[in-house]
Context: one part of a larger RNA
Molecule: small-subunit ribosomal RNA, 3' major domain
Organism: metagenome
RNA sequence: UGACGGGGGCCCGCACAAGCGGUGGAGCAUGUGGUUUAAUUCGAUGCAACGCGAAGAACCUUACCGGGGCUUGAACUGUUUAAGAUCCAUCUAGAAAUAGGUGUUUAUAUCUUUUUGGGUAUACUUUUAUAGAGGUGCUGCAUGGCUGUCGUCAGCUCGUGUCGUGAGGUGUUGGGUUAAGUCCCGCAACGAGCGCAACCCUCACCCCUAGUUGCCAGCACAUAAUGGUGGGAACUCUAGGGGAACUGCCGUCGAUAAGACGGAGGAAGGUGGGGAUGACGUCAAGUCCUCAUGGCCUUUAUGUCCCGGGCUACACACGUGCUACAAUGGGUGGUACAGAGGGUCGCGAUACCGUGAGGUGGAGCCAAUCCUUAAAACCGCUCUCAGUUCGGAUUGGAGUCUGCAACUCGACUCUAUGAAGUUGGAAUCGCUAGUAAUCGCGGAUCAGCAUGCCGCGGUGAAUACGUUCCCGGGCCUUGUACA
Numbered sequence: 001u002g003a004c005g006g007g008g009g010c011c012c013g014c015a016c017a018a019g020c021g022g023u024g025g026a027g028c029a030u031g032u033g034g035u036u037u038a039a040u041u042c043g044a045u046g047c048a049a050c051g052c053g054a055a056g057a058a059c060c061u062u063a064c065c066g067g068g069g070c071u072u073g074a075a076c077u078g079u080u081u082a083a084g085a086u087c088c089a090u091c092u093a094g095a096a097a098u099a100g101g102u103g104u105u106u107a108u109a110u111c112u113u114u115u116u117g118g119g120u121a122u123a124c125u126u127u128u129a130u131a132g133a134g135g136u137g138c139u140g141c142a143u144g145g146c147u148g149u150c151g152u153c154a155g156c157u158c159g160u161g162u163c164g165u166g167a168g169g170u171g172u173u174g175g176g177u178u179a180a181g182u183c184c185c186g187c188a189a190c191g192a193g194c195g196c197a198a199c200c201c202u203c204a205c206c207c208c209u210a211g212u213u214g215c216c217a218g219c220a221c222a223u224a225a226u227g228g229u230g231g232g233a234a235c236u237c238u239a240g241g242g243g244a245a246c247u248g249c250c251g252u253c254g255a256u257a258a259g260a261c262g263g264a265g266g267a268a269g270g271u272g273g274g275g276a277u278g279a280c281g282u283c284a285a286g287u288c289c290u291c292a293u294g295g296c297c298u299u300u301a302u303g304u305c306c307c308g309g310g311c312u313a314c315a316c317a318c319g320u321g322c323u324a325c326a327a328u329g330g331g332u333g334g335u336a337c338a339g340a341g342g343g344u345c346g347c348g349a350u351a352c353c354g355u356g357a358g359g360u361g362g363a364g365c366c367a368a369u370c371c372u373u374a375a376a377a378c379c380g381c382u383c384u385c386a387g388u389u390c391g392g393a394u395u396g397g398a399g400u401c402u403g404c405a406a407c408u409c410g411a412c413u414c415u416a417u418g419a420a421g422u423u424g425g426a427a428u429c430g431c432u433a434g435u436a437a438u439c440g441c442g443g444a445u446c447a448g449c450a451u452g453c454c455g456c457g458g459u460g461a462a463u464a465c466g467u468u469c470c471c472g473g474g475c476c477u478u479g480u481a482c483a
Stems, first nucleotide, its partner, number of pairs: 001483002003480003007477007015467002019431005026323008034314002042053002064309007077131003082126003088103006107122006134298002137296003143292002145287003148283001150281001155194006161170003174185003200275004205243007215232002219230003246269001249263005325424001329383006341372003346365002351360003390421001395416007437459007
C1' cells in the first nucleotide's frame, strides 16, 4: 500500500421487511447429469452452465456410428501431358455415391485460304504429373477478435508542486449535499484525463409545414348499409421542422453556499418514463466448433462422396417452462374494442365442398390502398361442489398438410378412451406502476414443425412502518502471525 475480520461508524440496492404471484408435489414440454449404446457428435458447469451455442436434428443440417466408394481429391491457385466444346436427353448395374454405354450439339479471335478444310491462341470440360490442397483434429494455460461478470457500482489515474531515507503519501481525506469523486465550503496543494451527467433515439403536450393510400366537421349525391362519390384541409393520424422544464417563480430550513421540503402555474417537476451508452481492472472466466491465427498432429486418412442409423435411448436425479387441480370457473349462444409486424418461388378475399384439420378456385396486393377473425371483457342460458359437463395425459381407430420420403422421428383434425392431480415438505424465485398478475396478437428461424426466444398491445392491482437482521456493494477508520 492492499486484502481480510462472526471490528467500529456513515450510506445504498426488490437486500431484508410490507405485499402480490409463483417454483419445490401432479401430467407433459425442454435442457443437463447419470446410465445405456455400434454411435447416443462437440462445447457451456456456483452466482456469471443447465428452453445455453441451436433464430427451429425426418434426409440435408451433422461434426458421431455401420457399410459402400475416391486418393491432386467435394471446393481453391499455379505449372505440365493428352483429348474434346460444354450443356442436354436417355439406357444398363447399383441402396446411392458411382461405373459403363447411346444420341445430339461444336464457342471466340486470328493465320493460311485447295475449302467439305487445316493450323495457332484464348475460354470452358475431361485427363497425366507436380508444388501443394483439406482437417468442426489438439492446445482459449501460446493468441487476435468478440462476449459474460463484479456493475450503470462511482470509482480509476496523471502532470507539476510538496512531505517522506524509501516503499509511498498528499491531491481523492474533512464539514455539508447528491442518483453520482454531483456540487458547495474548508484544506500543501494547484490543475488535468478516463468514468458520472449532458449531447443521441423513443414516449407524453403544443405550434408550423404537408395532405395520399389515411381523415370526414360543415355542403351536396347515392345506397339496404359503408368516406362509397363530388368535395373539404377543420379534426384524428401520418412524418419533417420548431417550442416547452431550468429548482426558472414563491415560502420555510440551511453557513449568506451547495441543496432539502412544501406550494403555484403546467401536458410533464426536480434525472419526466423507457432505451442506447459499461471507466482502470478482476475471474490464466467463455469461445481454436463463427471467423482469424502461432505451435503440434494427420495426408490411400484425423481428408472427401454416398446410403442407412444416431444426436429423439431410459431403473433414476436436477434446472427452466406449459397445462391444471375448478364456480372470480367449465360449456354454449349473442355482441364490442388493439398495437406492432409480415407478404411476389409470397399473403391470399368473396364463393363452393368437408363435422374438422383442410380442399377447389384465384378477386386484390411489390402494400397507410389488398390479405392477415384479437382474446380476456360485456349480455343471456346451463352446470351446483362431484375426481364432476373440472382436468386433459395415455392409448385404439379414421383422416389432413408439408415434403423424394413422416417406421425409427413431424405438426394438426375427428371419433372413442379418459390417467395423475382436490393448491403442494424443507427450502426457494420474480416484481415498486401502466409494474406484478392476467388475456390474446405478430415476427425471426422455417418446405413442414415452439409450451422456447424477440416484440406488440388489452384489462389492470396490493404494499413499502422502517434499516435490527440475511445477501451484495461504496466511503472513512481500527486490528492483523496474510501478500